[in-house]
Molecule: c-di-AMP riboswitch aptamer (ydaO/yuaA leader)
Organism: mouse gut metagenome
RNA sequence: AGCUGAAUCCAGCAAUGGAGCGGGAGAACCAAUUUUUGGGGUGAAUCGCGAUCGUUUCGCGUAGGGCAUCUUUUCUGUCCGAAUCCGUCAGCUAAUCUCGUAAGCAUUAGAAA
Numbered sequence: 001a002g003c004u005g006a007a008u009c010c011a012g013c014a015a016u017g018g019a020g021c022g023g024g025a026g027a028a029c030c031a032a033u034u035u036u037u038g039g040g041g042u043g044a045a046u047c048g049c050g051a052u053c054g055u056u057u058c059g060c061g062u063a064g065g066g067c068a069u070c071u072u073u074u075c076u077g078u079c080c081g082a083a084u085c086c087g088u089c090a091g092c093u094a095a096u097c098u099c100g101u102a103a104g105c106a107u108u109a110g111a112a113a
Stems, first nucleotide, its partner, number of pairs: 002105003008019004020101006030091001038089001039086004047061005064080004072113005
């Protein structure tokens, strides 16, 4: 000088507040009628196959996503493809209501338009 991510900035002694950014709930119309086979949200992170088993562990793929060029697209390369929350309950959704503003990384992928 930077990366993933909404997760930055300002004011204040502090508590906290505001702006910006991001998420959820929530009419009409439309859609859907399938509700223990529970259902739903955030997120790129879904799905399939095969081993291991007698429990959960692993492997190979895959929808999808990231990678310092100021931005975009294309082609190769490479990495990720998790986790967690609500608690029987939520389609879309104007007004309205409400919540978050973390955490973790790193010396650098290349080429063409």